Background:
Predicted 3D model of a 75-nucleotide RNA (transfer RNA) from a Thermoanaerobaculaceae bacterium. Model confidence (mean pLDDT): 84 of 100. Lineage of the source: Bacteria > Acidobacteriota > Thermoanaerobaculia > Thermoanaerobaculales > Thermoanaerobaculaceae. Its Rfam family is "tRNA". It is annotated as a transfer RNA. Rfam describes the family as follows. Transfer RNA (tRNA) molecules are approximately 80 nucleotides in length.

[in-house]
RNA sequence: GGGAGGUUAGCUCAGCGGGAGAGCACCUGCCUUACACGCAGGGGGUCGCGGGUUCAAACCCCACACCUCCCACCA
Numbered sequence: 001g002g003g004a005g006g007u008u009a010g011c012u013c014a015g016c017g018g019g020a021g022a023g024c025a026c027c028u029g030c031c032u033u034a035c036a037c038g039c040a041g042g043g044g045g046u047c048g049c050g051g052g053u054u055c056a057a058a059c060c061c062c063a064c065a066c067c068u069c070c071c072a073c074c075a
Base pairs, nucleotide, nucleotide: 001071002070003069004068005067006066007065010024011023012022013021018055026042027041028040029039030038048064050062051061052060
């Protein structure tokens, strides 16, 4: 330098044009002498960044940033 994949909640990930979600974690209540488990409820996200397409973008297109892998080059 070229190519492929990835970036979504604190963590692991789903969602591929029209509700931003799950599990775990966290908070509250119930339960318990108490803790844990269990049950019920709750909070939390500029969807990496900028632009474009569209009536409408996490999703499609372009540039950039970062992570992983492969190839090439150099001494």